[in-house]
A computed fold for a 75-nucleotide RNA, annotated as c-di-GMP-I-GGC riboswitch aptamer. Model confidence (mean pLDDT): 89 of 100. The sequence was found by an Rfam model in a public genome assembly. The model forms 95% of the base pairs in the Rfam consensus.
RNA sequence: CUCGAUCAAGGCAAACUCCGAGCAAUCGGAGGACGCAAAGCCGCGGGCCCCACGAGGGCAGCCGGGCUCCCGAAA
Numbered sequence: 001c002u003c004g005a006u007c008a009a010g011g012c013a014a015a016c017u018c019c020g021a022g023c024a025a026u027c028g029g030a031g032g033a034c035g036c037a038a039a040g041c042c043g044c045g046g047g048c049c050c051c052a053c054g055a056g057g058g059c060a061g062c063c064g065g066g067c068u069c070c071c072g073a074a075a
Base pairs, nucleotide, nucleotide: 002075003072004071011036012035016031017030018029019028020027021026034061040067041066042065044064045063046062047059048058049057050056
């Protein structure tokens, strides 16, 4: 470095509920945990979703890619 354990410590938080923003997709906060070793960040390619259809918007927890990162058994 690859890798990722019946390891340790810590982290994130799906559905759902409440409050708020938005036409919507969806997002923010609180509660809550299905899961996650990048479920940290970035729409760059693909894909999907929404619309007021525009040189519009959303999803990073769909896949790929880029950048960064905790821990350390085996191989």